[in-house]
Context: one part of a larger RNA
RNA sequence: GGUGUAUGAUGGAUGCCUUGGCACCAACAGGCGAUGAAGGACGUGACAAGCUGCGAAAAGCUUCGGAGAGCCGCAAGUAGGCUAUGACCCGGAGAUAUCCGAAUGGGGCAACCCGGCCAGAGUAAUGUCUGGUCACUGUAUACUGAAUACAUAGGUAUAUGGAGCGAAACCCGGAGAAGUGAAACAUCUCAGUACCCGGAGGAAAAGAAAUCAACCGAGAUUCCGUCAGUAGCGGCGAGCGAACGCGGAAGAGCCUAAACCGAAUAAUUUAUUAUUCGGUGUUGCGGGACUUUUGAAACAAUUGCAAGGAUAGCAUAAUCAGCUGGAAAGCUGAGCCAUAGCGGGUGAUAGUCCCUUUUGCGAAAUCUGUAGCAGGCGUUGUAAGUAUCCCAAGUAGGGCCGGACACGUGAAACCCGGUCUGAAUCUGGGGGGGCCACCCUCCAAGGCUAAAUACUCGUUGGUGACCGAUAGUGAACUAGUACCGUGAGGGAAAGGCGAAAAGAACCCCGUUGAGGGGAGUGAAAUAGAUCCUGAAAUCAUACAUCU
Numbered sequence: 001g002g003u004g005u006a007u008g009a010u011g012g013a014u015g016c017c018u019u020g021g022c023a024c025c026a027a028c029a030g031g032c033g034a035u036g037a038a039g040g041a042c043g044u045g046a047c048a049a050g051c052u053g054c055g056a057a058a059a060g061c062u063u064c065g066g067a068g069a070g071c072c073g074c075a076a077g078u079a080g081g082c083u084a085u086g087a088c089c090c091g092g093a094g095a096u097a098u099c100c101g102a103a104u105g106g107g108g109c110a111a112c113c114c115g116g117c118c119a120g121a122g123u124a125a126u127g128u129c130u131g132g133u134c135a136c137u138g139u140a141u142a143c144u145g146a147a148u149a150c151a152u153a154g155g156u157a158u159a160u161g162g163a164g165c166g167a168a169a170c171c172c173g174g175a176g177a178a179g180u181g182a183a184a185c186a187u188c189u190c191a192g193u194a195c196c197c198g199g200a201g202g203a204a205a206a207g208a209a210a211u212c213a214a215c216c217g218a219g220a221u222u223c224c225g226u227c228a229g230u231a232g233c234g235g236c237g238a239g240c241g242a243a244c245g246c247g248g249a250a251g252a253g254c255c256u257a258a259a260c261c262g263a264a265u266a267a268u269u270u271a272u273u274a275u276u277c278g279g280u281g282u283u284g285c286g287g288g289a290c291u292u293u294u295g296a297a298a299c300a301a302u303u304g305c306a307a308g309g310a311u312a313g314c315a316u317a318a319u320c321a322g323c324u325g326g327a328a329a330g331c332u333g334a335g336c337c338a339u340a341g342c343g344g345g346u347g348a349u350a351g352u353c354c355c356u357u358u359u360g361c362g363a364a365a366u367c368u369g370u371a372g373c374a375g376g377c378g379u380u381g382u383a384a385g386u387a388u389c390c391c392a393a394g395u396a397g398g399g400c401c402g403g404a405c406a407c408g409u410g411a412a413a414c415c416c417g418g419u420c421u422g423a424a425u426c427u428g429g430g431g432g433g434g435c436c437a438c439c440c441u442c443c444a445a446g447g448c449u450a451a452a453u454a455c456u457c458g459u460u461g462g463u464g465a466c467c468g469a470u471a472g473u474g475a476a477c478u479a480g481u482a483c484c485g486u487g488a489g490g491g492a493a494a495g496g497c498g499a500a501a502a503g504a505a506c507c508c509c510g511u512u513g514a515g516g517g518g519a520g521u522g523a524a525a526u527a528g529a530u531c532c533u534g535a536a537a538u539c540a541u542a543c544a545u546c547u
Base pairs, nucleotide, nucleotide: 001546002545003544004543005542006541007540008539009538015532016496017495020467021466022464023463024462025461026460027459028458029456030455031165032164039100040099041098042055043054044053046078047077050074051073061094062093063092064091065090066089070082071081072080105114106113107112115134116133117132118131119130120129121128136162137161138160139159140158141157142156143155144154170201171199172198173197174196181188185235211218212217222249223248224247225246226245232240233239253448254447255446256392260279261278262277263276264275265274266273267272268271284426286391287390288389289388290385291384292383294381297380298379299378303374304373305372308368309367310366311365313361314360315359319334320333321332322331323330335352336351337341343355344354345353397421398420399419400418401417402416403415407433428443429442430441431440432439483490484489503531506518507517508516509515
């Protein structure tokens, strides 16, 4: 020096565990904000650094309910208190709520500086302090009021709204790429995707046929399945990709404009016109106005109430003995309950020990309340006649140029936009994929509309051939912390004594150490706080053996 064995050291794998995560299901909720939000700064405790709570009334105040013996958060300790006159705790409603922040009296390098006006406190007086108020802007109303006569612009006041945040989600609109694919690349694709902007809601959007269909008929929209990778489109490349019809989910229909009638106001050419308001009216077997006629039954916005629901809770069955053991829930024996043998805890594995479970109940207060009840503005008709009036205009359509339709200009309809043009009023107009005829079908140029559909920051309950501390969230623990970066931003590591602290009194060595040896606790201390188990690399000691 090597090898082996043994005993230790180091180290923290493995096993077991779970406070934390992940995914999904059901119900709820889907907003908060000038009555100052989200998010912060600074304070706040007897002692108080962090977290949590709270706000100068500061781990809290008031009140109404619940609950019932302890309590003064995580979090020990000392001191001091509270509580059957009901504390602590849980729920409803309130009070307080510094400063910053849309931040809004003005300013500003956020959490700071400096003011005006009114009222009050204080001072001899000023300084000072307290309360209130003072940003911008839309709309409405009133007052005032220039150049400029009436007027208008402008100004002032009052009332009422807006502003900002979020869930990195879902929806609608505007604007809109490239990497890529085409085995290169330009049309094309990626893709109307990503990103950006605006807007809204709990959903949004769409929506009651100028729709389809095919000579039969259907009857708003949305979503799912199919039709179908079909018909088509396509440097006919790569690729893109319907509809009709059928089967389901859901189901709901309405209001204006005009003609006509009436009122008010204004203007003027003085018998009309315009505007506003009210009545009427709303469709394609065309309808309505207009002139006559007749008249019943239903529907139902919205409001209130009730049942029910949400936010604390309450009651709830049934077991003992022996044995092993530190400990019984284990084993043995004998019982019992069960609308309860889900689950968790208890010194090992408990239906019957505890909490639950099961079943049945419960609200002073606030919120909710589609289906029940009440009231209720309002809405909806029948028949005949006439052919006088009305039936959404810079619209439909057309030329040129784009876009969007599965459809790349194509025979390219239909739809939307820019530009130049530009009709008809029922003997009317649109469509049926160039176009024409016939036929069929529908009624544009105004508007509203629940449900079925999409999503999940969040609340409650539940589930898992999901993870189990290098996993699962980045984060089981003071985690978006420590730390890094000027900044945008990046971003960790770190769980486990024991059933119970019973956390080692006392003695000894040692520097009044660190650490250790006894003693003691404990089932165990090689469970001793660097604490369950304690692998390997690595190190030490002893012995054996080889060189």